[in-house]
Context: one part of a larger RNA
Molecule: large-subunit ribosomal RNA, domain VI
Organism: uncultured Endomicrobiia bacterium
RNA sequence: CGUAGGAACCUUGAAGUGGUUCAACCCUAGUACGAGAGGACCGGGUUGAGAACACCUCUGGUGUCUCUGCUAUUCCGCUAGGAGUAGUAGCAGAGUAGCCAUGUGUUACGUGAUAACCGCUGAAAGCAUCUAAGCGGGAAGCACGCACUAAGAUUAGGGUUCCCGUCUCUGACGAAUAGUCAGAGCCUAAAGACCACCCAUAGACUAUGGGUUGUCCGGGUAACCGGACUUUUGACAGGAGACUGUCAAAAGAUAGGAUAGGUGUGCAAGUCCGGUAACGGACUUAGCUAACUAUCACUAAUCGGUCGUGCGU
Numbered sequence: 001c002g003u004a005g006g007a008a009c010c011u012u013g014a015a016g017u018g019g020u021u022c023a024a025c026c027c028u029a030g031u032a033c034g035a036g037a038g039g040a041c042c043g044g045g046u047u048g049a050g051a052a053c054a055c056c057u058c059u060g061g062u063g064u065c066u067c068u069g070c071u072a073u074u075c076c077g078c079u080a081g082g083a084g085u086a087g088u089a090g091c092a093g094a095g096u097a098g099c100c101a102u103g104u105g106u107u108a109c110g111u112g113a114u115a116a117c118c119g120c121u122g123a124a125a126g127c128a129u130c131u132a133a134g135c136g137g138g139a140a141g142c143a144c145g146c147a148c149u150a151a152g153a154u155u156a157g158g159g160u161u162c163c164c165g166u167c168u169c170u171g172a173c174g175a176a177u178a179g180u181c182a183g184a185g186c187c188u189a190a191a192g193a194c195c196a197c198c199c200a201u202a203g204a205c206u207a208u209g210g211g212u213u214g215u216c217c218g219g220g221u222a223a224c225c226g227g228a229c230u231u232u233u234g235a236c237a238g239g240a241g242a243c244u245g246u247c248a249a250a251a252g253a254u255a256g257g258a259u260a261g262g263u264g265u266g267c268a269a270g271u272c273c274g275g276u277a278a279c280g281g282a283c284u285u286a287g288c289u290a291a292c293u294a295u296c297a298c299u300a301a302u303c304g305g306u307c308g309u310g311c312g313u
Stems, first nucleotide, its partner, number of pairs: 001152001005163007015149004021049007033038001051107005059101004066094005071086006110144003117137004164312001165186001167185007187310001192307004196212005214229006230251009254300003257296005264288002270283005
């Protein structure tokens, strides 16, 4: 730019890309076969190898400060309790999220048309012949089935929903004040998108994904207050039901924080008791707790800007 208005979301699938193959063992069966030695087809089942993709429930790894322990030294006046440094983790024991494999899941089953080949019926050629007419079987291969991309598939597909002056004037055609076309004026600036702002399941930058407090009016410098409408929820009333009316409440969990939990660590400090003491015991399954979950607007998602037009050959 196109897809004959502009948008948001969901799709169909022409076409394309990718693509698991193999082995061992068991049963059938020591059967068929074979003098014996040996030893099956067909069919059923189990396990594995080497790979691919995805994931983190389990098994584990990491996890630079989540918890605990330990030594030396300095400091907080001392005891107790702590903090700093010892590699911008001092050492050690564990470990959430995330990431990961050695862990887990899937890679299955089948259909169709065929190749070589095997056949049926069957003439030419009274026989014979799988072929000439006709019909059947048959492969890890082919086409599907499976995963992904996909309407620039210009044959540009389909569906749902949303949005926008059917204003005025002039001119041309016209019988016309209808209608069409051209131009001008006034009004309008939608739906939606992007920028911006708060973020991460995304990320070099971009891009991607989520969020930004319902709309309007009046007052106020502002915080905020009042009113109307919309939506949702609840209660009441009516109605067979769809639903309607009245009243009340609330409109945002994106990040931080708080609270509650989870997880991890492993039983805090302090007091009391026992012990000469080191230390042990009780309150205590404690205390603390990162990246996880839920709830709560306390803080921050500000002020805003740009594009996109007016019913569409």